[in-house]
Molecule: Bacterial large signal recognition particle RNA
Organism: Oscillospiraceae bacterium
RNA sequence: CCAUACUAGCCGGGGAUUUAGCGGAGCCCUGUACCUGAAAUCCGCUACAGCAGGGGUGAAUCCCUUUUUUGAGGGUCCCGGUGGUGCGAUUGCACCGAUCUCCUCUGUGUUGAGAAGCGGGUCUUGCGCGAUCGGGAGCUGUGAACCAUGUCAGGUGGGGAACCAAGCAGCAUUAAGCAGUAUCCCCGAUGUGCCGCGAGGCAGCCUGCUUUGAGCAGAGGCAUCGGAAUGCGCGUAUUUCCGAGAUUCGAUCUUAAGGUGUAUGG
Repeated sequence: CCAUACUAGCCGGGGAUUUAGCGGAGCCCUGUACCUGAAAUCCGCUACAGCAGGGGUGAAUCCCUUUUUUGAGGGUCCCGGUGGUGCGAUUGCACCGAUCUCCUCUGUGUUGAGAAGCGGGUCUUGCGCGAUCGGGAGCUGUGAACCAUGUCAGGUGGGGAACCAAGCAGCAUUAAGCAGUAUCCCCGAUGUGCCGCGAGGCAGCCUGCUUUGAGCAGAGGCAUCGGAAUGCGCGUAUUUCCGAGAUUCGAUCUUAAGGUGUAUGG
C1' cells in the first nucleotide's frame, strides 16, 4: 500500500416552551436521514446526560475536530404606525342650561315701540237675570157597566086615581188615569252667557285712556360661567397586527485544514 472480517462511530438537526441541567415526547422551521415499546396532572438520564429491545452501514468524498460561505426560522429589547379593551384627568372639541354685550337675519313700530300711572278682560267666589234641560200647573182631547154627579126611556115598587119613590141602559159633565201642548205662570239643575252688581287675586297674557317719545320681540353666532357625559381629542396600562433597527440562538448550503482503530493474509 492492497484484500478480507470485525469494532468505535454514524443511521438527522435546530428554535421557543418545560427542566437544577440534558435528552425524549407535544408545537414550529429545515430536510428525507432504520424498526418496535412507554411517556405532559409527563418518561428516562447526570455533565461523556435519553431508557428498553432489534436491525443496517462501517475506518473514510460518508466518522470526529477546527475553520470559511450562506442564512429558513425563532426569541428578547427599543422605535414608528394601525386596531381593540380598561383606567384617568381635563373643560381642547362636540352636548345641555344660564348670563351679559356686540354682530347678523326676520317680524313689528311716529296710523305711536317701550316705560310710568289709572282702569278693564281672562282667573276665584257670592247674588241676580236670561238661555238650555227637567218637572209641575194651566189648556185641549179622551176618559167610570156597578162601588162619581145630573137627567133618567123601558121596566120595578107604592097609590082607587092624580101622582110619588128607588133606579138599570143611554146621554151629558167630571174624578183617578192616558195622550198632546206654541205661548203665559211656578219649582229645580248647570263645563250655558261679547249679561248685571259686589268681593277677592295683581304672577302671566290681552286691551282702553293719560304722560313721555324710539325702539321692541324672536332666532342664530361670539364671549363668560355652571353642569352632565366619555362621542372625539389627551395621558396611561395592556393586547393584536405591520414596518424598521439592535442583539441572540441557528438548521440547510458551502470552503479549507487536520485527526482516527483491531485482526488475518499478501